[in-house]
C1' cells in the first nucleotide's frame, strides 16, 4: 500500500427497496406479608458521517470516518 467484513434502542443482534423489530435492560401496573420468579403495559433509534439512484433506502451507488481480519 492493497483486498474483505462489520457499523441498527442502554447490552447483543434482525429486518425480500414498500409501517424499523426481537431478547436482555430501564419503567409502570398486577401478583407476594415483602423480594424475587412471572403476567400485562410504557418509553427509548436524525439506522456511524455527506451525496447520488429511486414514487420509496438500514437496505443500492459513490466518498469520507471508526474497528476487525487477511495480504505484502
Nucleotide at each position: 500500500g492493497c483486498c474483505u467484513c462489520u457499523a441498527u434502542a442502554g447490552c447483543u443482534c434482525a429486518a425480500u427497496g414498500g409501517c424499523a423489530g426481537a431478547g436482555c435492560a430501564a419503567u409502570u401496573g398486577c401478583c407476594u406479608u415483602g423480594u424475587a420468579a412471572g403476567c400485562a403495559g410504557u418509553a427509548g433509534g436524525u439506522u456511524g458521517g455527506g451525496g447520488g439512484u429511486u414514487c420509496a433506502a438500514a437496505u443500492c451507488c459513490c466518498c469520507c470516518u471508526a474497528g476487525a481480519g487477511g495480504c505484502u
Transfer RNA from a Candidatus Woesearchaeota archaeon, 72 nucleotides, folded computationally. It matches the Rfam family "tRNA". Gene Ontology term of the family: triplet codon-amino acid adaptor activity. It is annotated as a transfer RNA. Rfam's curators write: Transfer RNA (tRNA) molecules are approximately 80 nucleotides in length. The organism belongs to Candidatus Woesearchaeota, within Archaea. Model confidence (mean pLDDT): 82 of 100. The RNAcentral record of the sequence draws on ENA.